The RNA shown here (c-di-GMP-I riboswitch aptamer) has 96 nucleotides and comes from a Desulfobacterales bacterium.
Formats: sequence, structure tokens, C1' cells
RNA sequence: GGCAGAGAAAAGCAAACCCUACCGAAAGGAGGGGACGCAAAGCCACUGGCCUAAAUCACAAUCUUCGGAUUGAGACACGGCAGCAGGGUUGCCUCA
Repeated sequence: GGCAGAGAAAAGCAAACCCUACCGAAAGGAGGGGACGCAAAGCCACUGGCCUAAAUCACAAUCUUCGGAUUGAGACACGGCAGCAGGGUUGCCUCA
């Protein structure tokens, strides 16, 4: 330096769920508790996938001062998920 991960040790992270007079339209995130799991469950949305749909687009109905407004259903990411996978990148410990 590379490959690897002993139901080993040390150190570490923290799903579901609960709380918040935190952020967000939502998805989701943050802080506190909690522990299902994790050898990168550290970091990065580059590729695929998934979630959401504020704005936008087009449609319908209603109202209208005819400019538009409201409501409904639809499409859509420039919003998210790194604990969905691939990829990139950094790194602790260690038998053999």
C1' cells in the first nucleotide's frame, strides 16, 4: 500500500416509536429521549429508483369590474430520501 472483517475488544452511529412554544406547502429535516439494526448506517443527489407537488402548465366548474379570482381533479422537481441500490470520496480498530 492492497484485499478482508473473529457472532473478539475499544471507540462510534441510531430504525420504529414518543416529545418540541424549531424549519418546511408537503415529502422531509433539526433538537431531546429511545434501540431495530449498521464495518462506512461518515460525507456527496452523479446514475437508476422511491416520496412529495409549493411554484408552473394545461383542463373543468363557479364567480367576474372581462383584467382575472376561487375551487376541484391531472402533469411536473428547481424540494427531498446517502438506513433503496450503484458510483465517487474520506476514515477508526483488528485475528489471519
The RNAcentral record of the sequence draws on Ribocentre. Model confidence (mean pLDDT): 84 of 100.